Context: one part of a larger RNA
RNA sequence: GGACGAACGCUGGCGGCGUGCUUAACACAUGCAAGUCGAACGCGAACGGGGGACAACCCCCUAGUAGAGUGGCGCACGGGUGAGUAACACGUGGGUAAUCUACCUCUGGGUGGGGGAUAACAGUUCGAAAGGACUGCUAAUCCCGCAUAAGACCACGGCCCCCUCGGGGGCUGGGGCCAAAGGAGCAAUUCGCCUGGAGACGAGCCCGCGUCCCAUCAGCUAGUUGGUGAGGUAACGGCCCACCAAGGCUCUGACGGGUAGCUGGUCUGAGAGGACGACCAGCCACACUGGGACUGGAACACGGCCCAGACUCCUACGGGAGGCAGCAGUGAGGAAUAUUGGACAAUGGGCGAAAGCCUGAUCCAGCAACGCCGCGUGAGUGAUGAAGGCCUUCGGGUUGUAAAGCUCUGUCAGGGGGAACGAGAAAGGACGGUACCCCCGAAGGAAGCACCGGCUAACUCCGUGCCAGCAGCCGCGGUAAUACGGAGGGUGCAAGCGUUGUCC
Numbered sequence: 001g002g003a004c005g006a007a008c009g010c011u012g013g014c015g016g017c018g019u020g021c022u023u024a025a026c027a028c029a030u031g032c033a034a035g036u037c038g039a040a041c042g043c044g045a046a047c048g049g050g051g052g053a054c055a056a057c058c059c060c061c062u063a064g065u066a067g068a069g070u071g072g073c074g075c076a077c078g079g080g081u082g083a084g085u086a087a088c089a090c091g092u093g094g095g096u097a098a099u100c101u102a103c104c105u106c107u108g109g110g111u112g113g114g115g116g117a118u119a120a121c122a123g124u125u126c127g128a129a130a131g132g133a134c135u136g137c138u139a140a141u142c143c144c145g146c147a148u149a150a151g152a153c154c155a156c157g158g159c160c161c162c163c164u165c166g167g168g169g170g171c172u173g174g175g176g177c178c179a180a181a182g183g184a185g186c187a188a189u190u191c192g193c194c195u196g197g198a199g200a201c202g203a204g205c206c207c208g209c210g211u212c213c214c215a216u217c218a219g220c221u222a223g224u225u226g227g228u229g230a231g232g233u234a235a236c237g238g239c240c241c242a243c244c245a246a247g248g249c250u251c252u253g254a255c256g257g258g259u260a261g262c263u264g265g266u267c268u269g270a271g272a273g274g275a276c277g278a279c280c281a282g283c284c285a286c287a288c289u290g291g292g293a294c295u296g297g298a299a300c301a302c303g304g305c306c307c308a309g310a311c312u313c314c315u316a317c318g319g320g321a322g323g324c325a326g327c328a329g330u331g332a333g334g335a336a337u338a339u340u341g342g343a344c345a346a347u348g349g350g351c352g353a354a355a356g357c358c359u360g361a362u363c364c365a366g367c368a369a370c371g372c373c374g375c376g377u378g379a380g381u382g383a384u385g386a387a388g389g390c391c392u393u394c395g396g397g398u399u400g401u402a403a404a405g406c407u408c409u410g411u412c413a414g415g416g417g418g419a420a421c422g423a424g425a426a427a428g429g430a431c432g433g434u435a436c437c438c439c440c441g442a443a444g445g446a447a448g449c450a451c452c453g454g455c456u457a458a459c460u461c462c463g464u465g466c467c468a469g470c471a472g473c474c475g476c477g478g479u480a481a482u483a484c485g486g487a488g489g490g491u492g493c494a495a496g497c498g499u500u501g502u503c504c
Base pairs, nucleotide, nucleotide: 001504002503003502004501006500007499008498009497010496013375014374015373016372017371018370019368020367021333026331027330028329030328031327032326035073036072037071040070041069043067048061049060050059051058052057080286081285082284090210091209092208093207094206095205096204099203100202104199105198106197107196108195109194110193111192112146114144115143116142121136122135123134124133125132126131153176154175156173157172158171159170160169161168162167182191183190184189212258213257214256219249220248221247224246225245226244227243228242229241231239261283262282263281264280265276266275267274268273288309289308290307291306292305311322312321313320314319339365341364342363343362347361348359349358350357351356378408379407380406381405388399389398390397391396412445414440415439416438417437418436422431448493449492450491451490452489453474454473455472459488460487461486462485463484469476470475
């Protein structure tokens, strides 16, 4: 000098765009953050209104609505955090002949005929509650046989091609085994369902290289290293297990300890390099702590389940409920970090044939000079160089064209009027009566902060008297202090200016 997710002090007019718990991965009141489909299925109210003479009771409309339930898809995305991790975690380049991929696209074939259960519901019943138990009924795109089987899969045979020599691909023969679901519509048709092939998207696994400090860590290792077999997985593998062998790693740093999410990048620097990894983007890991599996194409699953633990809450003491590192918000910690806001209008996502519903993703608004950028706080003229202040050698100098005065202008703020784009064809705009445009009034409402001994740009007076104090370094202060405190003046930046911290 530059930089910052900053903080602190003094000060503070406006706008645009960004950014905003770096500390306690501390604890959390409350609300919201993941639903949707009646065109898969069965059931099905009430309030209210009308009628049967008012009442009891019944009927109609409300309404096949609300509602819960079965079933499907989604909930593995999106959002948060950085605890753990020195590791194939990440980056980069490869491999998978060792693999999977719901929804989507293209393409081939099929969709026949039966059976069964269960929730809802009803009845009985247990419990303070959370929540159950038993009996009975019922539907389906729920569950299960049978049929059909091109093809897939399994083992066997023949021919051809390729290969990393383990195997892979194509054609073919007979054998074994495996499918399906319907809905809407008057219909045409359409949305589905089953089974192949190809693609796309996504993912798993493996490998080369790269990736911090300590040797005051020098030896480490028993599933350890390898083999055979078996299990397991979508898949290779000591991944797991039985048996067998005795191996494997290491000064090119094993093992141990410390620290840390990694990267694109960011800051600095002429570069080489150094430091960092906030926002945005990619990957990883985690979801009160530890462990486990279930469902599923995919999880060992933030707002799912089970067990254990700590903590909080309810309780009729028998037993239950909970997990903000989602968005707001609260307490605590801290030098320090925001609203319990609006809208689904746009973009995107889930479901749905659609209308649409949901969406604290997102888009906006609010708060904060936290940062960057832009604008303003007026312009011209004005000398007897007013007054006042300060200095003075008492002549004057300076503040200073500065002010006043005169002549203008109208940014921002204020008042009034109009008013969008964002919405590709009609409707539909949270932002927002906002941006923007026009008119009005009016110099009116808008300047501070640090410094002035040298480094370093800017000097005098008074006070103080090694005191009070200053200070980044050198150093100032003990009676004329340009260095302390005040004043006048000046210098530098400017809605900021300084200080502190950290990095280069």

Model confidence (mean pLDDT): 90 of 100. Predicted 3D model of a 504-nucleotide part of an RNA (small-subunit ribosomal RNA, 5' domain) from an uncultured bacterium. It matches the Rfam family "Bacterial small subunit ribosomal RNA". The RNAcentral record of the full RNA draws on ENA.